Predicted 3D model of a 72-nucleotide RNA (transfer RNA) from Caulobacter mirabilis. It matches the Rfam family "tRNA". The family's RNA type in Rfam is transfer RNA. The sequence is in RNAcentral, with records from Rfam.

[in-house]
């Protein structure tokens, strides 16, 4: 320089074209508890960025930009 992969909640990740984008940890508030901690109900939080394709795109194409691996 060139091929190839990746990017979703504060972090981990699920979702391979259709209802509200799901759990886990985290965090917020409530129970409980003499206080903590556990433990048990609730909440908040996200599609890398711009374009195309389609009735409909997180998901499929293309450029960007970050990162990973591989090549010369």
């Nucleotide at each position: 320089g060139c091929g190839c992969c990746c990017u979703u909640c504060g972090u981990c990740u699920a979702u391979c074209g259709g209802u509200u984008a799901g759990g886990a940890c985290c965090c917020c508030a409530g129970a409980u508890u003499u206080u903590c901690a556990a433990u048990c109900u609730g909440g908040u939080a996200a599609g890398a960025g711009g374009g195309g394709u389609u009735c409909g795109a997180u998901u499929c194409c293309c450029c960007u930009a970050g990162g990973g691996c591989g090549u010369g």

Taxonomically the source falls in Caulobacter (Bacteria, Pseudomonadati, Alphaproteobacteria, Caulobacterales).